[in-house]
Molecule: c-di-GMP-I-GGC riboswitch aptamer
Organism: Planctomycetota bacterium
RNA sequence: ACCCGAAACGCCAAACCCGUCGCGAGGCGGGGACGGAAAGCCAUGGGCCUCUGCAUCGACAUGCGCCCCGGAACCGCAUGUCCCCCAGUGGAGGUCGCCAGGCUGCCGAAG
Numbered sequence: 001a002c003c004c005g006a007a008a009c010g011c012c013a014a015a016c017c018c019g020u021c022g023c024g025a026g027g028c029g030g031g032g033a034c035g036g037a038a039a040g041c042c043a044u045g046g047g048c049c050u051c052u053g054c055a056u057c058g059a060c061a062u063g064c065g066c067c068c069c070g071g072a073a074c075c076g077c078a079u080g081u082c083c084c085c086c087a088g089u090g091g092a093g094g095u096c097g098c099c100a101g102g103c104u105g106c107c108g109a110a111g
Base pairs, nucleotide, nucleotide: 003111004108005107011036012035016031017030018029019028020027021026034097040103041102042101044100045099046098047095048094049093050092051091052090053089054088058082059081060080061079062078063077064076065075
């Protein structure tokens, strides 16, 4: 010094409640302790979560084309709106007390 985690001094603070910020996930402060040996810091790689768009399916409206004396219907195309927002994907966020990684740190029994 590393692994390790007996002891000691201490440290942090889940859920929940109150206040506050945020569309939201969530953050901050106070109370509170489920737990933690890095539950200190970093969003770098994954995971999970949030917001938003695209896309897909369907519906509606308008216009054009086809047909046609005119017109309607069917069909095709374009635009707009709505629905679905389950899944996929893009963008923007969150979570370090999800995992990994990086940086730093108190103490020193046995080994």